[in-house]
RNA sequence: GGGGCUGUGGUGUAACCAGGCAGCACAACAGGCUCCAGACCUGUUAGUCUGGGUUCAAAUCCCAGCAGCCCCA
Numbered sequence: 001g002g003g004g005c006u007g008u009g010g011u012g013u014a015a016c017c018a019g020g021c022a023g024c025a026c027a028a029c030a031g032g033c034u035c036c037a038g039a040c041c042u043g044u045u046a047g048u049c050u051g052g053g054u055u056c057a058a059a060u061c062c063c064a065g066c067a068g069c070c071c072c073a
Base pairs, nucleotide, nucleotide: 001072002071003070004069005068006067007066010026011025012024013023020056028044029043030042031041032040049065050064051063052062053061
């Protein structure tokens, strides 16, 4: 210098190919239960790497960039 893969709450992951309310588990917080705690039950908070484009509508498609990993030189 060239090419490929990956990027989603605090953590892990689904939805991406084939555009249509971003789901699940754990964690955190609040309440219930309990003498207390744990377990259990109920509820809440919080997310699409960044910018732009296409579209009625983008996590998804297109372009550029950033970060990590791999390959070639």

Predicted 3D model of a 73-nucleotide RNA (transfer RNA) from a Microcaldota archaeon. The RNAcentral record of the sequence draws on ENA. Its Rfam family is "tRNA". It is annotated as a transfer RNA. RNAcentral records the identical sequence in 2 taxa.